[in-house]
RNA sequence: AGUUUGAUCCUGGCUCAGAAUGAACGCUGGCGGCGUGCUUAACACAUGCAAGUCGAACGAGAAAGCGAACUUCGGUUCGUGAGUAGAGUGGCGCACGGGUGAGUAAUACGUGGGUAAUCUACCCUUGAAUUUGGGAUAACAUCGCGAAAGUGGUGCUAAUACCGGAUAAUAUCAAUUUGACCUUGGUUGAGUUGAUCAAAGAUGGCCUCUUCUUGAAAGCUAUCGUUUGGGGAUGAGCCCAUGCACCAUUAGCUUGUUGGUAGGGUAAAGGCCUACCAAGGCGACGAUGGUUAGCUGGUCUGAGAGGAUGAUCAGCCACACUGGAACUGACACACGGUCCAGACUCCUACGGGAGGCAGCAGUGGGGAAUAUUGCGCAAUGGGGGAAACCCUGACGCAGCAACGCCGCGUGAGUGAUGAAGGCUUCUGGGUCGUAAAGCUCUGUCAGUAGGGAAGAAGUCGUUCAUGAUUAAUACUCAUAGCACAGGCUAACUCCGUGCCAGCAGCCGCGGUAAUACGGAGUGUGCAAGCGUUGUUCGGAAUCACUGGGCGUAAAGCGCGUGUAGGCGGUCUUGUAAGUCGGAUGUGAAAUCCCGGGGCUUAACCCCGGAACUGCAUUCGAAACUGCAAGACUUGAGUUCGGGAGGGGGUGGCGGAAUUCCGAGUGUAGAAGUGGAAUUCGUAGAUAUUCGGAGGAACACCCGUGGCGAAGGCGGCCACCUGGACCGAUACUGACGCUGAGACGCGAAAGCGUGGGGAGCAAACAGGAUUAGAUACCCUGGUAGUCCACGCCGUAAACGGUGGAUACUAGGUGCUGGGGUAUUCAACCCCUCCGGUGCCGAAGCUAACGCAUUAAGUAUCCCGCCUGGGAAGUACGGCCGCAAGGCUAAAACUCAAAGGAAUUGACGGGGGCCCGCACAAGCGGUGGAGUAUGUGGUUUAAUUCGACGCAACGCGCAGAACCUUACCUGGGUUUGACAUCCCGAGAAUCCUCUGGAAACAGAAGAGUGCCUUCGGGGCCUUGAAAACAGGUGCUGCAUGGCUGUCGUCAGCUCGUGUCGUGAGAUGUUGGGUUAAGUCCCGCAACGAGCGCAACCCCUACUUUUAGUUGCCAGCAGGUUAGUUGGGAACUCUAAGGAGACUGCCGGUGUUAAACCGGAGGAAGGCGGGGACGACGUCAAGUCAUCAUGGCCCUUAUGCCCAGGGCUACACACGUGCUACAAUGGUCGGUACAAUGUGUUGCCAACCCGCGAGGGGGAGCUAAUCACAAAAAACCGGCCUCAGUUCGGAUUGGAGUCUGCAACUCGACUCCAUGAAGUCGGAAUCGCUAGUAAUCGGAGAUCAGCAUGCUCCGGUGAAUACGUUCCCGGGCCUUGUACACACCGCCCGUCACACCAUGGGAGUUGUUUGCACCAGAAGUCGUUGAGCCAACCGCAAGGAGGGAAGCAAACGCCCACGGUAUGAUUGGCGAUUGGGGUGAAGUCGUAACAAGGUAACC
Repeated sequence: AGUUUGAUCCUGGCUCAGAAUGAACGCUGGCGGCGUGCUUAACACAUGCAAGUCGAACGAGAAAGCGAACUUCGGUUCGUGAGUAGAGUGGCGCACGGGUGAGUAAUACGUGGGUAAUCUACCCUUGAAUUUGGGAUAACAUCGCGAAAGUGGUGCUAAUACCGGAUAAUAUCAAUUUGACCUUGGUUGAGUUGAUCAAAGAUGGCCUCUUCUUGAAAGCUAUCGUUUGGGGAUGAGCCCAUGCACCAUUAGCUUGUUGGUAGGGUAAAGGCCUACCAAGGCGACGAUGGUUAGCUGGUCUGAGAGGAUGAUCAGCCACACUGGAACUGACACACGGUCCAGACUCCUACGGGAGGCAGCAGUGGGGAAUAUUGCGCAAUGGGGGAAACCCUGACGCAGCAACGCCGCGUGAGUGAUGAAGGCUUCUGGGUCGUAAAGCUCUGUCAGUAGGGAAGAAGUCGUUCAUGAUUAAUACUCAUAGCACAGGCUAACUCCGUGCCAGCAGCCGCGGUAAUACGGAGUGUGCAAGCGUUGUUCGGAAUCACUGGGCGUAAAGCGCGUGUAGGCGGUCUUGUAAGUCGGAUGUGAAAUCCCGGGGCUUAACCCCGGAACUGCAUUCGAAACUGCAAGACUUGAGUUCGGGAGGGGGUGGCGGAAUUCCGAGUGUAGAAGUGGAAUUCGUAGAUAUUCGGAGGAACACCCGUGGCGAAGGCGGCCACCUGGACCGAUACUGACGCUGAGACGCGAAAGCGUGGGGAGCAAACAGGAUUAGAUACCCUGGUAGUCCACGCCGUAAACGGUGGAUACUAGGUGCUGGGGUAUUCAACCCCUCCGGUGCCGAAGCUAACGCAUUAAGUAUCCCGCCUGGGAAGUACGGCCGCAAGGCUAAAACUCAAAGGAAUUGACGGGGGCCCGCACAAGCGGUGGAGUAUGUGGUUUAAUUCGACGCAACGCGCAGAACCUUACCUGGGUUUGACAUCCCGAGAAUCCUCUGGAAACAGAAGAGUGCCUUCGGGGCCUUGAAAACAGGUGCUGCAUGGCUGUCGUCAGCUCGUGUCGUGAGAUGUUGGGUUAAGUCCCGCAACGAGCGCAACCCCUACUUUUAGUUGCCAGCAGGUUAGUUGGGAACUCUAAGGAGACUGCCGGUGUUAAACCGGAGGAAGGCGGGGACGACGUCAAGUCAUCAUGGCCCUUAUGCCCAGGGCUACACACGUGCUACAAUGGUCGGUACAAUGUGUUGCCAACCCGCGAGGGGGAGCUAAUCACAAAAAACCGGCCUCAGUUCGGAUUGGAGUCUGCAACUCGACUCCAUGAAGUCGGAAUCGCUAGUAAUCGGAGAUCAGCAUGCUCCGGUGAAUACGUUCCCGGGCCUUGUACACACCGCCCGUCACACCAUGGGAGUUGUUUGCACCAGAAGUCGUUGAGCCAACCGCAAGGAGGGAAGCAAACGCCCACGGUAUGAUUGGCGAUUGGGGUGAAGUCGUAACAAGGUAACC
């Protein structure tokens, strides 16, 4: 930073950006320098090498070859090779160096000490000495055994090998005298006595002395060696303190165990070992057990503190096939040694043998994965040697690997026809892009050719002169990739795909316009690398020491008493453990950091410094803490006197009520519910009166009143008893606070034993309700509820708030006490001493809220939390009679789960209000017939759309053809239509043939207009390419238009203010209105879109005007305003006026407004229309039109004929006509308005029963026509019936329109005369000129309305009212909803997958105890057997014979075995729950009063 939400703040997890890596994988790959390279199987290893050396310790000593001599030519001998090789004795080394990390949680490691408890080869330094003898033995020779490995007997020989003797100290031991410093067995000085212990020579040189005498030997001398002391250095052993992992679901462990004495053992202290004695020792500051692990310097990360890690380098430890053991040695219990046992591999003649790469290479195996069977001892270092030198897979180099870090390169300049090409495009262009090409230049790197070093000084050796110290060919050769481009996160477009294929670190993309998939173009980042994956730290203050929390987010134990522990009042003195300061030692080197230096630079390396935050010792300080001592009174406690209280326990007493029993009165019901029923009652209930029994609980008082630690406690009285509070005095003198474990108390339910049982009441039964009803409701009813004793130990045990102390504004109640005043009391005031509430300041809080009773400010102590689910579950342990409780995980799974607040929406929440919403009325629909639309069905097609209100007489203001989009058939392909290009022809008209027509074929007539004479315009036709065309798809890509909520009163903004914020305020409140209409108030003040008004019609009047309209009065005239005339009236159509709560009264807040009244044609919006805020429904329409994208292009385009849209078992919607007498029918007589008319309306008149026909006047309309208005009114007939109601249906005959009425028109006449007698559940419209009823006109239209839109005539009833239904507005409330209740969501069951618990058992790991057995080996005992030296004898032969050896026995003990436990894995029929899955099944538990409030 992203991610929970519609949005917000918080909590909280998940994820990302960084750095790092012994890495691996994918794509790519030029060079060099410096580093690094089996993290896995401490798995098994072929082959080679990795530890030898010394002839100046010793004896012995070849061969080939060469040369010579001899030869019987077979060979032999001599010299040389050569005192060489190889082997042996002996010395030193092999315990270093190198590898690995299995084991080890302490016999390890780190740090600091101790050793007065110790050793130390080689080395250095310093003393002394190096004397005298002896016998063996390997090699070798020879004889055997054996396949081999190997080994035995006999014989010979040397030494710096081995042994005896001498001498010897300041060595060692014993005894003893004594001094100093010290203190475990110390150091050191002076003595005495006794005892014990040594040795080896080699090489070179020299003869002065002695002996042989060239020169040697003894001798001397030099070097090296040897022996014995002292000291040093180095290394090692042992001990102490301290630090260093996890698990308590490991709580007790221990018998050599703990200590002592004595002895043994060791270099050395020590139960290290043995005997005896004592009974100790360790452990909550974590013993014992289990799991994991080499430790450290350091490394990585981090601001640091920390966290993780322990490759390379360095220090220590451990190990060397596994287990055990010792030997040798200065050092080992020994990587390339020995013995034994085991496993494995190999050899074998089957008798027996050999081996140990966790050394360097290398092989197999394992694995994602890690290199050459290289060169050299030239350098550094090591071993041996006097040295030369030898050895050295240590080491130095090279090889392989982009594994890492660092450096360099893949060119530089110029170059615009902005080339070609790619991509894209709004078709103009843009972009790759100065990029390329081209021109000029340079020469890194690589390559080729030529030249060409250094490897020192010093030391040593050899001997003097020379030599050596090294590639060639071929290939390649002017090289860029990788990742990413939705956000985080730098970088965007096109095409393809169409919830497919795929992507994805998190959020999430993909269902036809994907910046998220795949490709392309372009861009961004890094670059010989780039990405991915794994791991670590960081971010993560997400374990919080630095640096978090716990009212509601996860989190205060249900409450107390109290142990350990932690913390602790005032003053004084001392001390110096903590603390602070100084000094000293140490804190290895390397690393990190700073400065400097060396490689061209860097990485890298070197030098110096700093640092290593630590530990130890020592000196000092004394404030604070601790400790010691003393004192104090304020914390705490005690004493005295009071009053308050449902505090606890025991016993007794009381009345009311319920139920039951008995008796009386009395009669048919009672009880119960929303309504009922089960139930009780004529065998007498209920009701009522009296009496009795029994159990439980204690009305009123009763109160955010009291008491108690909490749970909890309520009639009255008595007894026993705990605590708190107030006042007062004295006393003790810090005695205090908290409290892990522990102990006690602890509602209800439940359990055990024994009682008791009135009422209530789980379970259970019945009745209802219901789709069901194992519930809610009702009638019954058992445990239980009660008592005694004993368990259980949990609750939403809550103030969801642990305890203690101190401090920090107030106001106001209640309660207990005290004070003052009052005669007591009531009351008031004060005290603010204790308790308990409310409201509020600062402060705190995410907010809500808390606020002297803190959730404020601080201190101390305890408990608890660390994402959700799995789960408070499993396993284990403890407790319990059981139920169960306490403690308490993991696998797996999700990206959230949560808290508070906000805005909406919703509620079978509340309040207020409105509407033909209900109610009150009038008339309908739903039943019949029919018209029309729809569904369904049918069909070749019945074209398409519209679907709750808001589709269904809707698009359609009018389908016979056309329309027409559908079907069948016939045709056509630049097209029926548009633009452009080329050619021809004017156009046009007419006729014939085929055909259903479209169309095809043929014939004829006809030559026009303008002109600058080039041509042009209109039209037709032919051909070609662009293109046309599409009622094809997508209304969920769109514009426009429309419906709807709704003519509902709402929807917003600016500034200000409040809030961390989403947001709020304004717009809420009190009134009022049709209205967010207006008034008042108010942290709001204003404004906009809506409301209203402005517009139109209508109602009254006036002015003007007077034809086609009108006619009061006058005249003519005839009944026609017809004519003259008139301008009054009606009317027409322009303009005014009028109505504004203006006036009066009342109510109201002196308001707004409402009610009543007057006047007025009209009164409170006069009536009607147009006008529809922000928005909602992905509402409707791609088929009005327009339009993106997709699709078709001899067809999904176009033309034509016929058919279909008109079908018909059925269902629904909307109408018409009726069912009749308020009627039907016949006759007569009145009164409209709006409109329309030249392709038209059509008068008079004639014909026809009629539709209509003929006819033709008038009218382009206030003139003429349509045109008759109808209901009404007057009169006659009908008389309640399927009728003189009703008119469907059908037959016949016609009329009109039209090319054409068959499918499929309307009308007329005659005849026919169906259903239907007022309509179930349900449902619609309407509040006044309205409903109802009556006719008229118009659009569409050739013709065709019962539909639609207008017009007038006649003309009602009712509204108490707002409880209820529906819709809506405002405020408020709850919410787990926000796709917003058509929401959300729970559990069983079924299916699939996953992990996991139990499980008869089975198979392994590790391990305890007991016992058996006992290899090798040390030690001990014995040692009769063997036996150099030595002694000794009769002398190379007996005998003795220490030490030693063999052998035997004993202790200990590895492997192994038996038996029995513990522990931890694997598998396991089956079983339990859990999790996750697509739209499965059943219900509806929760969220709203969630429809029975929810929850523990």
Small-subunit ribosomal RNA from an uncultured prokaryote, 1496 nucleotides, folded computationally. Model confidence (mean pLDDT): 82 of 100. Rfam family: Bacterial small subunit ribosomal RNA.